[in-house]
RNA sequence: CUCCAACACUCUGGAGAGACCGGUUCGAUCCGGCGCCGAAGGGGCACGAAGCGACCGCUUCCAAACUCUCAGGCAAAAGGACAGAGGGGCGCUU
Numbered sequence: 001c002u003c004c005a006a007c008a009c010u011c012u013g014g015a016g017a018g019a020c021c022g023g024u025u026c027g028a029u030c031c032g033g034c035g036c037c038g039a040a041g042g043g044g045c046a047c048g049a050a051g052c053g054a055c056c057g058c059u060u061c062c063a064a065a066c067u068c069u070c071a072g073g074c075a076a077a078a079g080g081a082c083a084g085a086g087g088g089g090c091g092c093u094u
Base pairs, nucleotide, nucleotide: 007088009086010085011084012083013082018034020033021032022031023030035074036073037072041070042068043067044066048061049060050059051058052057
């Protein structure tokens, strides 16, 4: 002088779906009712792997933006998977 992952932080972008109805409340809260969304988190699954068995088959492990909608959400704000940038990581390394 140069290179380097995970990871967290900061900034930027970032979708969907009732500001629903009744009661209550200062209200965005709470209670009841009907409807809806998937991109926090969580569950399920293919291929594949392992094991068992009599070749049918059975069991276990295992992904996602798929699927479920438990949780969460359905004006704005907030949150937000993911993406980009920044420095950190970063020195006693190479």
Annotation
Predicted 3D model of a 94-nucleotide RNA (Glycine riboswitch aptamer). It matches the Rfam family "Glycine riboswitch aptamer". Rfam's curators write: This family represents the bacterial glycine riboswitch.